């Protein structure tokens, strides 16, 4: 300085917020029931986003081994870190194992 399977999906989780349902409250309509609007997420919920530095499975990837046939074993470590972006919004998303720093 330069390269790396530091690889791909899946399902879940920390974590996120308010478009959409439900909730809660104020108004207006009505005998009422209910309905509209407008606000609340300091609203433990349904949906929904969701991890490079979360978890587990598949698949692979490397090295041995054997009965050469596909299977078995064994590894796949390690990871501080802003600003900006999007969606209705926001986040451990996305930029991005970026800048930068060690």
């Nucleotide at each position: 300085u330069u390269c790396a399977a530091a690889g791909u999906u899946u399902u879940a989780u920390a974590g996120g917020g308010u478009u959409c349902c439900g909730c809660a409250g104020u108004u207006u309509u009505u005998u009422a029931a209910a309905a509209a609007a407008c606000c609340g997420g300091u609203c433990c919920g349904g949906a929904c986003c969701g991890a490079g530095a979360u978890a587990a499975a598949a698949c692979g990837c490397a090295c041995a081994g054997u009965g050469u046939a596909a299977c078995u074993g064994u590894g796949u470590a390690c990871a501080c870190g802003a600003a900006g972006g999007a969606u209705a919004a926001a986040a451990g998303c996305c930029u991005g194992g970026g800048a930068g720093g060690u």
This is a predicted structure of a 102-nucleotide RNA (Guanidine-I riboswitch aptamer) from Oxobacter pfennigii. The sequence is in RNAcentral, with records from Rfam and Ribocentre. Its mean pLDDT, the model's own confidence on a scale to 100, is 80.